Annotation:
A computed fold for a 90-nucleotide RNA from a Desulfobacterales bacterium, annotated as c-di-GMP-I riboswitch aptamer. Lineage of the source: Bacteria > Pseudomonadati > Thermodesulfobacteriota > Desulfobacteria > Desulfobacterales. The model forms 95% of the base pairs in the Rfam consensus. Model confidence (mean pLDDT): 82 of 100. The sequence was found by an Rfam model in a public genome assembly.
RNA sequence: CUCGUUGAAGGGCAAAACUUCCGAAAGGCAGAGACGCAAAGCUUCCGGUCUAAGUCCAUUUCCAAUGGAUAUGGCAGUGGGGCUGCUAAA
Numbered sequence: 001c002u003c004g005u006u007g008a009a010g011g012g013c014a015a016a017a018c019u020u021c022c023g024a025a026a027g028g029c030a031g032a033g034a035c036g037c038a039a040a041g042c043u044u045c046c047g048g049u050c051u052a053a054g055u056c057c058a059u060u061u062c063c064a065a066u067g068g069a070u071a072u073g074g075c076a077g078u079g080g081g082g083c084u085g086c087u088a089a090a
Base pairs, nucleotide, nucleotide: 005090006089012037013036018031019030021028022027035077041083042082043081045080046079047078048075049074050073054070055069056068057067058066059065060064
């Protein structure tokens, strides 16, 4: 100096349920709240997964409705990858 394990102190983040607003939805912002987290910081590059407004297809009574497919929308607290990073005793 690096890696791993187990701690201490200081600080950090904030699940669910609830409220407001945005959104077609999934979901997100803020408030409040703590289940948990050493990357629960950032990033959709590869999987996975959620949603289906729009688009395409099918059916019908051809107005429209219903069904199916689809991410260009999400999830980083779903796994991996990439970038950055706090304390520091045994």